[in-house]
Order: sequence, then C1' cells, then structure tokens
RNA sequence: CGAGUUGGCCGGGCGGCCGCGAGGGUGUGAGCCUUCGAGGAAAGUCCGGACUCCGCAGGGCAGGGUGGUUGCUAACGGCAACCCGGGGCGACUCGCGGGACAGUGCCACAGAGAACAGACCGCCCCAGCGUGGCUGGGGUAAGGGUGAAACGGUGGUGUAAGAGACCACCAGCAUCCCGGGUGACCGGGAUGGCUCGGUAAACCCCACCCGGAGCAAGGCCAAGAGGGCACCUUCACCGGUGCCUGCGCAGGCGUUCGAGGGCUGCCCGCCCGAGCCUGCGGGUAGGCCGCUCGAGCCCGCCGGCAACGGCAGGCCUAGAUGGAUGGCCGCCACCGCUUCGGCGGUACAGGAUCCGGCUUACAGGCCAACUCGUCCG
Repeated sequence: CGAGUUGGCCGGGCGGCCGCGAGGGUGUGAGCCUUCGAGGAAAGUCCGGACUCCGCAGGGCAGGGUGGUUGCUAACGGCAACCCGGGGCGACUCGCGGGACAGUGCCACAGAGAACAGACCGCCCCAGCGUGGCUGGGGUAAGGGUGAAACGGUGGUGUAAGAGACCACCAGCAUCCCGGGUGACCGGGAUGGCUCGGUAAACCCCACCCGGAGCAAGGCCAAGAGGGCACCUUCACCGGUGCCUGCGCAGGCGUUCGAGGGCUGCCCGCCCGAGCCUGCGGGUAGGCCGCUCGAGCCCGCCGGCAACGGCAGGCCUAGAUGGAUGGCCGCCACCGCUUCGGCGGUACAGGAUCCGGCUUACAGGCCAACUCGUCCG
C1' cells in the first nucleotide's frame, strides 16, 4: 500500500428570536425570572425480572418451556470462555449441539430394490433351439444405472463368476483399561463380532425449570340517579338543608331436597354458602397517589482470560395524560447537483410503571485490535 476479520463510538455544531411541557422562586393577579426536557434503537412486545393484586389443606393427571460443558447474573431462550462438528490459507465464523440397541411412526420423486432390502443392465454355469445369437432355469452382487441415502473402504486369497467366505491395513461400532482435564471432551492400548441408514423444529424418553393476571396492576377522595330518617318552611302538597345507603323495573333459578362460589388447566377431595343469572331503562364517567433514586450514571483502583464482581470518589438525568420536546434566521461542517452565481439535503425514528436482554430499522462518518499478500529495512 492492497484485500479482509472482529469490536466499539458518533449520528450535525455554535449563536439569536418565537413557541410547548414540568419543577422551583416571585407577584393580590395577569404575568415575570430561572433550571431541566427522548433513543441507540425510545420500535417489535419475543424472552427474563422488579413491583402490584388474587391464590397458596392434600392426592392424582395433564400442559408449557429449556437442552454440549463450566462459569456470570436478580433472572433469562441472555452473556463469556471452552468442547465437538461444518466453512475459511488465515484473523475468524456458523450450529433449536440431550437420546435413534425403550417403543411406535415416516422416508416424497426416481429406481428392480428404501430397512430383518433387492436383481433392471451386466458377469458366470447348465439345458434347449431355427447357433456371430436367442429362450428357459439357476448362481452372483465385483462393474453400470436411480437416488439426499443402496447394508464399510483399499489390496490380496479364493471362485464357474463372485461375495467379510477368508486374510492384511484403514475407518467406524461395542465393552474394558491407562493417562490428562472441574467438566464437555481429548490422547493411547486391548478384546470382540465382522458393519449396525436417516429423521426427535414426528410421537415419545431423560434431566432441569414453570401458580394466574397485569400500571387500564392496585389504592384513596369526590360525584351520582333512586330510597330512608331528621330539621326548616307550608293548613297541606311542593320546595330547601343535613346525615345514611348506593339506582329502578321485569323474568328465571335457589335458601340445608341447597343455586352459586373458592382451591386461577382438569379430576377426586375439602371448604364457604343466600343470593345468583338474563333483559330493559337511568346515573356518574372528575381528581390525587402509584410515577420515577435506580440490579442508576461517570471516573479511578483491585480481582478475573472474559462475561462479571468488589472498593473509593463524584453526579441527579423527562414524567406528559386530546398526551410537551417544534419552527425560523445567521455562520460553519459533510453530501449531491451546478449554467460556478448558487440551490437542495443531513439517516432510522420518537417516551407512557421501571429495569436486563434478543430481534428488526438506520444517510453518512470515526477509532482500535488482528489476519493474509506485495515491496523495503
């Protein structure tokens, strides 16, 4: 210098003016002053948790999730390191990566034959005949052909031709032993029968984990139609005020002959139990809390290969609810077009209880480490 691999970061800047939301201050008030005001994904809502409410005698059966190992973490389907397998010269990368001798199922098309397989062509033997061959019977699985996959590979012995039929080596399987590693696993050795297909994002088996619903969770205050009581007013009705309750009408079922409900998947079993269900009409439909200080952010040191953990110091950084965070001007930066005067553009996108992840979207730019190639020293 060229070609790459991995990780991280930024994602317009400065100034002025107007506008919006929240906190604080000030003012009798209108208002004024001041501080703060989206993201790396705020997104999809796919996992995991915090928090809140409900449930939490017992027994049984279902259901869902995860899946190499060891760690990290509040937890996870996340992350780190390592193992095994595939890819790459390499840096590195990809893998829903337990079990197919527990059982069951399936294996399309093609092909003769697809799982205790099979004989289309070929090869060999025998018989017959109309004898360069054809037909029939038998043997074979070397060679060809089909397929994603055809029941080990190479060489030899052997044979009519062949075949783990036999032998040597190799690969693979099973059992055992030795050594290394926390472990997944790795290295080596012995023996054995001669070879055993794939599929579990098919049922299933094994191990481990899992109560349900979600901030519209949940709590508090106010109001409310109708009814009851008391008081005021009135001859009385009407009307007004206060307190309590929380509406009215119709139909059906039921009250120890038990409706209905709970044990938030179901059954058994247990418990509560006087209300429950449907329709029609009417009323309220506002405010406050939850709400943002938290597994928080920044910096430094220490432990660890790392994920991460510990200690010390500093900081406070949105809380809206018809839902604020926008617009204009000037200068600069970058990109595109240009008739060189200028003009246009600056990605993806936006909170809604809060965190940890994953995934997806993203104009353009920057940095670091490493690999390969060429040249020079």